[in-house]
Context: one part of a larger RNA
RNA sequence: CUGGGCGUAAAGCGCGUGUAGGCGGUUAGGUAAGUCGGACGUGAAAGCUCCCGGCUCAACUGGGAGAGGCCGUUCGAAACUACCUGACUUGAGGGCAGUAGAGGGAGGUGGAAUUCCGGGUGUAGCGGUGAAAUGCGUAGAUAUCCGGAGGAACACCAGUGGCGAAGGCGGCCUCCUGGGCUGACCCUGACGCUCAGACGCGAAAGCUAGGGUAGCAAACGGGAUUAGACACCCCGGUAGUCCUAGCUGUAAACGAUGCAGACUUGGUGUUGGCAGUUUAAACACUGUCAGUGCCGUAGCUAACGCGAUAAGUCUGCCGCCUGGGGACUACGACCGCAAGGUUAAAACUC
Numbered sequence: 001c002u003g004g005g006c007g008u009a010a011a012g013c014g015c016g017u018g019u020a021g022g023c024g025g026u027u028a029g030g031u032a033a034g035u036c037g038g039a040c041g042u043g044a045a046a047g048c049u050c051c052c053g054g055c056u057c058a059a060c061u062g063g064g065a066g067a068g069g070c071c072g073u074u075c076g077a078a079a080c081u082a083c084c085u086g087a088c089u090u091g092a093g094g095g096c097a098g099u100a101g102a103g104g105g106a107g108g109u110g111g112a113a114u115u116c117c118g119g120g121u122g123u124a125g126c127g128g129u130g131a132a133a134u135g136c137g138u139a140g141a142u143a144u145c146c147g148g149a150g151g152a153a154c155a156c157c158a159g160u161g162g163c164g165a166a167g168g169c170g171g172c173c174u175c176c177u178g179g180g181c182u183g184a185c186c187c188u189g190a191c192g193c194u195c196a197g198a199c200g201c202g203a204a205a206g207c208u209a210g211g212g213u214a215g216c217a218a219a220c221g222g223g224a225u226u227a228g229a230c231a232c233c234c235c236g237g238u239a240g241u242c243c244u245a246g247c248u249g250u251a252a253a254c255g256a257u258g259c260a261g262a263c264u265u266g267g268u269g270u271u272g273g274c275a276g277u278u279u280a281a282a283c284a285c286u287g288u289c290a291g292u293g294c295c296g297u298a299g300c301u302a303a304c305g306c307g308a309u310a311a312g313u314c315u316g317c318c319g320c321c322u323g324g325g326g327a328c329u330a331c332g333a334c335c336g337c338a339a340g341g342u343u344a345a346a347a348c349u350c
Stems, first nucleotide, its partner, number of pairs: 003322004007304002012318001014201004021194003025088007033081002035077007042069001048066007091191001092188003096183004103177007110154001115149007125136002162169002206247006215241002220236004258317006266295012299306002323350003332343004
């Protein structure tokens, strides 16, 4: 130095961009740093191995020989790694022609519904529950019709449908903008993969400032229920939910499954391309690429299950785990306006 693991037992960072580092396609020549071989030097004593000897044996011990190295010098080898030079196209990227989409940002706009306001009709109830009551209503409610205001969300379409790295994204229109997929095989010529730190994005709730507030609704008030009721049920109702700018940085941020690549029987649905067959055109069928589901072969798995979207067989790189509690804690450090977040022990105990 070398362990075993990470879907559910402890364990995949919430997600990305990417620095150092690690790893890296095909081919020719060169060099010889790693690597391999020879020689020489050195490798104290003790120790180790073998042989011989001394204590009655052994441990112990005396003598002799040998082995022993990320070591040095020198000569050589050139397969692999590395480095240098040249070439290649399959990895990667670009150009061209198409294509689907709630991908993102900004502006505008539409209808339904709730609530409120004004007016008309109309009269004694409405509402609510298991049953009630609080509540609203003769100062005219509920119901119904017309008109208006305002905020928020977009029924049907809608689909184990689509898009996005994740969080997430759903009326319609316009503008700006990111990514993907397919086809032909035109260009560059390994430009690649992963990624400690770093940086960015990141639901909801929460915070700061300013606005907005229809509905809903923590807190709060009231009515019930109950032995009680700090609840569940009912009537109200403020933060908040919405917008702008900033902060917070968490989650069962889940596929509880890191990213990239290669390989390994099948069946069946669905989304987006392309080609062929077919057709008047479609539909349909066949093949193929990319996605998304279900079922299953081998194999894997403690089992459940996974099974080309692997948890199968392999490679590269990163992250993480190492009995339960104490402890998603204390202390310290960093971050935050705060709430708190990140990192993260020990005593003790079973």
Small-subunit ribosomal RNA, central domain from a marine sediment metagenome, 350 nucleotides, folded computationally. The full RNA is in RNAcentral, with records from SILVA. It matches the Rfam family "Bacterial small subunit ribosomal RNA".